[in-house]
Molecule: c-di-GMP-I riboswitch aptamer
Organism: Eubacteriaceae bacterium
Formats: sequence, C1' cells, structure tokens
RNA sequence: AUUUGAAAAAGGCAAACCCAUUGAAAGAUGGGGACGCAAAGCUUGAAGUCUAAAACCCAAGAGGUUAUGAUAGUUCAGCUGCCAAA
Repeated sequence: AUUUGAAAAAGGCAAACCCAUUGAAAGAUGGGGACGCAAAGCUUGAAGUCUAAAACCCAAGAGGUUAUGAUAGUUCAGCUGCCAAA
C1' cells in the first nucleotide's frame, strides 16, 4: 500500500418504543433505551422512498400535481478512518 473481517482485544455508534423541545408535515435535536452496524463516520452528486407548507390545477373537498423539505440505518458514487489477519 492492497485485500479481507474467521478468531481476539480496546473502544465506538444506536432501531423500535417512551419523555421533552422543534417543524405545516415527513422529520430533526436532547435524555432514557438497544434492534442491529466494520464505516450505522462525512458529503444529497445519481436513483429510490417519505412529506406537501408555499405555488399551481379543480368538479371547490377531508381533492389533485409539485421539493425548494426530509432520509447517508434504502442503493450507487465520492472523501476519510480504529483493530486484526493475509
């Protein structure tokens, strides 16, 4: 440097759910909590998914379209990184 994660060690993160705050919502943040994770570290570049405030449409609704909102714990891509083995 590359590949890999069988065994080991030191540690790390934290799903659902509950509480508080926040947001139009999806969701986010903090605390509790652990389903899992070797990138569950970072970046919305591509796709997917979720939401639909504003805008537009309307037969006027508890309707429809739409991301500029969200998701990195959906996938791809990019960047970085602990331990060990080969």